[in-house]
Context: one part of a larger RNA
């Protein structure tokens, strides 16, 4: 000098773009962060149209009705493994780079086959019991895209080459003859579901090179090498288990102790190299502490279970409930770090045909000079060198063209006005295609209608009136720009180094001047 997730002192006018608990992975009060589909099902607790159908204060009170709009609660289906988040562990089961072969892949693209025919149950409900509550427990009843078989294999496993074994599910939208028990059927578009090969994408798995510091850590290793059989895994493998062998690692640091998430990058520096690893981005672990699995395509799972344990609450003492290292917000620590806001309008994500609903992600907004960049706080003129102030060798000399006063300007703030971009889908109409028996439905592309903004009356613009509302901090002995006087008397004190001060102190305090930055400036802590 450069630099910061920075404190702290003084001080502070406006905007734009970033940043924000580096400490205790500490404990947690109250809200909300993950739910969707009624075009899978049975249904019918609310609340709304409608119709009956009875009271009446003639327009609301009650009851009926799943025929409707819709839909609590339930069965099922997808998702809850994304997205957030913090770095406790981890020194290699990590990363970071370059390759490998013995594997999985739900939604998604594209393709080949097929979707036949039957059966028994369990919630929901309704009865009945138990419990203070969490919730439980019998008996009955029923649906399905929930379970099970059975047929039937383009294909797929298994084989002793004869042969044995392996699926599916409907839901919905239009329809001209025909059939028809009036429910459909059939016939055709849509979304599903089944087998099996393929791709994308994701994951898992192995190698080989790099990767702190300590030898006042030198031997460390029995599933420990390495073979053979079996198991087991989605998949190699001591991954497991028998049984054989006695290996295997280390001075090129192995065990061991401490410290640490890594990287892509950020600082600094000409470089090389040092230091570090907030934000954004990519892999890694972790989720109150320890285990352990269940479901699933995928978790040994942050707002799932299931067990031990600290801790907090309820409790009728018998039993229960809980996990903010999601957003906010409380308390503690601490030098120190923010609102219990708005919206899903965009971008995405999760289910829906869709409309749509949900989405503290994500857009935005408030707080903070905490950083970086802009802007301003006036301009031009003005000598009687005004007053005052400070210093003097008393003549003057500086402050200082500064002021004052003259003649302009109005950026920003401020006042009353217009006002965007970010909004295309998407949804209706519709011309010409696909698709169909079809002019119907569907589809996707032409062109026209119609809406949808949290921010936010915001950006921007333009009216009005005045210089008006806006400067301050550290230094002035040398290193380092920048001097006097006056207090003080090794006293108060300064100080980063070497000093200063004991009576004329340019080193203390103060005051005029001066020098340096400038909405800031110095301290201190930290790297180069």
């Nucleotide at each position: 000098g450069a630099u910061u997730g920075a404190a702290c002192g003084c001080u502070g006018g406006c905007g734009g773009c970033a940043u924000g608990c580096c400490u205790a992975a500490c404990a947690c009060a109250u809200g909300c962060a993950a739910g969707u589909c009624g075009a899978a099902c049975g249904g019918a607790a609310a609340c709304g149209a409608u119709g009956c159908u009875a009271g009446c204060u003639u327009g609301c009170u009650a009851g009926c009705a799943g025929g409707c709009g819709u839909c609590g609660a339930g069965u099922g289906g997808c998702g809850g493994a994304c997205g957030g988040g913090g770095g406790a562990g981890u020194a290699a089961u990590g990363c970071g780079u370059a390759g490998g072969a013995a594997u999985c892949u739900g939604c998604c693209c594209a393709a080949c086959a097929g979707u036949g025919g039957g059966g028994g149950a369990c919630a929901a409900c309704u009865c009945g019991g138990a419990g203070a509550a969490a919730u439980c427990c019998g008996a009955g009843c029923u649906a399905a895209u929930a379970c099970c078989g059975c047929a039937u294999a383009c294909c797929c496993u298994c084989u002793a080459c004869g042969g044995a074994g392996g699926a599916a599910a409907g839901c919905u939208g239009g329809g001209g003859a025909c059939c028809u028990u009036c429910g459909g059927g059939c016939c055709u578009g849509g979304c599903g579901c089944u087998u099996c090969g393929a791709g994308a994408u994701u994951a898992g798995c192995c190698u080989a090179c790099g990767u702190c510091g300590g030898a006042u850590u030198a031997g460390c290793u029995a599933g420990u090498u390495g073979g053979u059989a079996g198991g087991g895994u989605a998949a190699g493998a001591g991954c497991c288990u028998a049984c054989c062998a006695a290996g295997g690692c280390g001075a090129c640091g192995a065990u061991c102790c401490g410290u640490a998430g890594c990287u892509g990058g950020u600082u600094u520096g000409a470089g090389a190299g040092g230091a570090u690893g907030a934000u954004c981005a990519g892999c890694c672990a972790c989720a109150c502490u320890g285990g352990g699995a269940c479901u699933g395509a995928g978790a040994c799972a942050c707002g799932g279970c299931c067990c031990a344990g600290a801790c907090u609450c309820c409790u009728a003492c018998g039993g229960g409930a809980g996990g903010c290292a999601g957003c906010a917000g409380u308390g503690g620590g601490g030098a120190a770090u923010a609102u219990u806001g708005g919206a899903c309008a965009a971008u995405g994500g999760g289910c829906g045909c869709a409309a749509g609903c949900c989405u503290g992600a994500u857009c935005c907004a408030g707080c903070a000079a905490u950083g970086c960049c802009g802007c301003g706080u006036g301009u031009g003129u003005g000598a009687a060198g005004a007053a005052g102030g400070c210093c003097u060798g008393c003549g003057g000399g500086u402050u200082g063209u500064a002021a004052a006063g003259c003649a302009c300007u109005u950026u920003c703030a401020g006042u009353a006005g217009a006002g965007a971009a970010g909004a295309a889908a998407a949804g209706u109409u519709u011309a010409g295609g696909g698709u169909u028996a079809a002019u119907a439905a569907c589809u996707g592309c032409u062109a026209g209608c119609c809406a949808u903004g949290a921010c936010g009356g915001u950006a921007c613009u333009a009216u009005c009136a005045g210089a008006a509302g806006a400067a301050g901090c550290a230094c002035c002995g040398g290193c380092u720009a920048a001097c006097u006087c006056c207090g003080u008397g090794c006293c108060a004190g300064c100080a980063g180094c070497c000093g200063c001060g004991g009576u004329a102190a340019u080193a203390c305090g103060g005051a005029g001047g001066g020098u340096g930055c400038g909405a800031g400036c110095g301290u201190u802590a930290a790297u180069c």
RNAcentral holds the full RNA, with entries from ENA. Small-subunit ribosomal RNA, 5' domain from an uncultured prokaryote, 528 nucleotides, folded computationally. The coordinates come from a structure-prediction model, not an experiment, and the mean pLDDT is 84.